[in-house]
Context: one part of a larger RNA
RNA sequence: AGCGCAUGGAGGAUGCCUUGGCUCUCAGAGACGAUGAAGGACGUGAUAAGCUGCGAUAAGCCACGGGUAGGAGCAAAUAUCCCGUAAUCCGUGGAUUUCCGAAUGGGGAAACCCCUUUAGUUGAAGACUAAAGAUCCGAAAGGAGGACAACCCGGGGAACUGAAACAUCUAAGUACCCGGAGGAGAAUAAAUCAAACCAGAGAUUCCCAAAGUAGUGGCGAGCGAAAUGGGAACAGCCCAAACCAGAACGGUUACGGCCGUUUUGGGGUUGUAGGACUGCAAUGUGGACUGUAAAUUGGAAGUGGAAAUCAGCUGGAAAGCUGAUAUCAUAGAGGGUGAUAAUCCCGUACACGAAUCCGGUUUGCUACCUAGCAGUAUCCUGAGUACCGCGGGACACGAGAAAUCCUGUGGGAAUCUGCCGGGACCAUCCGGCAAGGCUAAAUACUCCUGAGAGACCGAUAGCGAACUAGUACUGUGAAGGAAAGGUGAAAAGCACCCCGAACAGGGGAGUGAAAUAGUACCUGAAACCAUGCGCUU
Numbered sequence: 001a002g003c004g005c006a007u008g009g010a011g012g013a014u015g016c017c018u019u020g021g022c023u024c025u026c027a028g029a030g031a032c033g034a035u036g037a038a039g040g041a042c043g044u045g046a047u048a049a050g051c052u053g054c055g056a057u058a059a060g061c062c063a064c065g066g067g068u069a070g071g072a073g074c075a076a077a078u079a080u081c082c083c084g085u086a087a088u089c090c091g092u093g094g095a096u097u098u099c100c101g102a103a104u105g106g107g108g109a110a111a112c113c114c115c116u117u118u119a120g121u122u123g124a125a126g127a128c129u130a131a132a133g134a135u136c137c138g139a140a141a142g143g144a145g146g147a148c149a150a151c152c153c154g155g156g157g158a159a160c161u162g163a164a165a166c167a168u169c170u171a172a173g174u175a176c177c178c179g180g181a182g183g184a185g186a187a188u189a190a191a192u193c194a195a196a197c198c199a200g201a202g203a204u205u206c207c208c209a210a211a212g213u214a215g216u217g218g219c220g221a222g223c224g225a226a227a228u229g230g231g232a233a234c235a236g237c238c239c240a241a242a243c244c245a246g247a248a249c250g251g252u253u254a255c256g257g258c259c260g261u262u263u264u265g266g267g268g269u270u271g272u273a274g275g276a277c278u279g280c281a282a283u284g285u286g287g288a289c290u291g292u293a294a295a296u297u298g299g300a301a302g303u304g305g306a307a308a309u310c311a312g313c314u315g316g317a318a319a320g321c322u323g324a325u326a327u328c329a330u331a332g333a334g335g336g337u338g339a340u341a342a343u344c345c346c347g348u349a350c351a352c353g354a355a356u357c358c359g360g361u362u363u364g365c366u367a368c369c370u371a372g373c374a375g376u377a378u379c380c381u382g383a384g385u386a387c388c389g390c391g392g393g394a395c396a397c398g399a400g401a402a403a404u405c406c407u408g409u410g411g412g413a414a415u416c417u418g419c420c421g422g423g424a425c426c427a428u429c430c431g432g433c434a435a436g437g438c439u440a441a442a443u444a445c446u447c448c449u450g451a452g453a454g455a456c457c458g459a460u461a462g463c464g465a466a467c468u469a470g471u472a473c474u475g476u477g478a479a480g481g482a483a484a485g486g487u488g489a490a491a492a493g494c495a496c497c498c499c500g501a502a503c504a505g506g507g508g509a510g511u512g513a514a515a516u517a518g519u520a521c522c523u524g525a526a527a528c529c530a531u532g533c534g535c536u537u
Base pairs, nucleotide, nucleotide: 001536002535003534004533005532006531007530008529009528015522016486017485020457021456022454023453024452025451026450027449028448029446030445032146039100040099041098042055043054044053046078050074051073061094062093063092064091065090066089070082071081072080105114106113107112115133116132117131118130119129120128121127135144136143137142151182152180153179154178155177156176162169166218192201193200205232206231207230208229209228215223216222236438237437238436239382243266244265245264246263247262248261249260250259251258252257271416273381274380275379276378277375278374279373280372286369287368291365292364293363294362295361296360297359298358299357300356302352303351304350308325309324310323311322312321313320326343327342328332334346335345336344387411388410389409390408391407392406393405394404397423418433419432420431421430422429473480474479493521496508497507498506499505
C1' cells in the first nucleotide's frame, strides 16, 4: 500500500407515517363596489419579530339565539385578569371601521402634501374638530365608473408550424389585445326546410347517428357539411302603420270650421293573408308575475342517540391471543384512545331544533298582458331597403356553373293583380312574408361553499408552496423563484456530580420499554473517513 472481516464516524437513501395536494361526483353559489369594493399601507397585545384577527371602541364593542366549565388565537412560560349575575366558544343582526386604492375638493414619487365653503372650539390671528366640495348621463328623481378563475357575445387579429422547400392553402379566426353582459351567455317563433308536379315537417339550443359521407382542395397538405332519423327540453309573444281621440304649436278662414307638424292615449300584429273600416256578439280564460298574506320546505348555531364484563398469557402499554358467560344493531361508516375496540371516547343509523337572517315551492288576492262571427269598395302591412355592378368578407364550399348571408362604393325597385326562396338562369309548381323588438328550459364553466369518492401522490412525489410560500432570495424592471415534515405513549426534555476556558462538547447518575429515541432526536443504505484484527506484497 492493497484485499477481507469487525466496530464506529459521516451521510440521509429506503421502509413506515400524514397535517398537504391531485382528479372527479352531487348539491349550493357565481356574491362584491360612491352606504367607498377587490387589494393594500400603517397601527392594534402586560411582554410581541412573524402569521391570524381586528381598526384610535383596534386578538376587540352591543343585542338576540345556541351552549356549559373553564377561558385570555398560532404559542410554551411569567405576570395580571375574566367567568353559574353564565365567561371563552358557535350562529344571526347591529356599532366602530385610520390612510391609500374606481378614489371622487386640488395635487402627488399610492398609503403623503395643500385648499375652499358652512358650523364650532375664544373676540381676532393661527391651529384643530365636523360636514360638503371630481367627472359623465339625466328635466329631475336618480344612475354610472372599479373588481372578477373559467364559461359567453361582439370589435380587432398574428407567427412558428404543416405542405417533408415555398407563394394560394394550413396553423386559425387559434394565441393575443380591446369592449360588454350574466349566472349562464348566445340563438329563437320562418321572406324555414322539404318534395318534384304526388307528399311531409313546423322557433331556437344541446347530444347520438347520418359521416370522415356529399363536397371542397397548388383536387397537394388538408378542410369538411346538411337534410333526415333517434333523444334532452319545450312556449310563445310585443311594436311600427292604417283608423279614432286628446294636447301644444303653426297656417288658413266665409269665424261654423278645415289643414299641417310634434306628441300622448286607444287600436292593431299576419300568409289557408291579416288588420283598419262597416254590421253583430261578448266579461271570460290563460300567462313567462309586481306586490302582499298564509301554508309548507331547505339552509345559516345545535340536541337526543343503543349495547361487555371477568380471568389468564405476552407486553412499557391490550383494543391482541386463550377461556368464560353476554349485549346492541334503521347504529359492524370513519377517527381516536400507550399495538388490531360494533358495545371506552368522538361519532354513525334514526329522530328533533331557530329569537334572527337568507332561499325554494304551493295557494288566495292583486299590478300588468291576453279572445269571437260576417262583409269587403277604399286604406295599411317596416326604403336609400330589396336587388344589381365593382371591391372584400362569411357560408364545409379557395370565383368556381356559385345560389344564400354581411357590406365599403356607385346605381336603385315593387306595394297584395305585390314580394322573397327552393344552389347559375328561365318557366311551371311548391314553401314563405324581409328591410322593428322580446322570450324560460334542455347547453358551457368553476375563483368559491358543503358533503362524498379514488386499481391518484406520499415529502427529489403530490399544487411552486404539508413548514413564517408566491415567503427568503435574484433582477433597474417586466419577471424569476427555492430549500425546509417525523423524539417519546406521556417532556417524564437529563436534578446532582465530574472533565473542560466554556452558555462548546463529553463521562457518570437519573427518566423511559428503548437515550446507538437527548431536541443536530423514527428507521438509518451507499459514496467517503477512521480504528482494530487477518492475509498478501

Overview: This is a predicted structure of a 537-nucleotide part of an RNA (large-subunit ribosomal RNA, domain I) from a Bacteroidota bacterium. The prediction has a mean pLDDT of 84. Taxonomically the source falls in Bacteroidota (Bacteria, Pseudomonadati).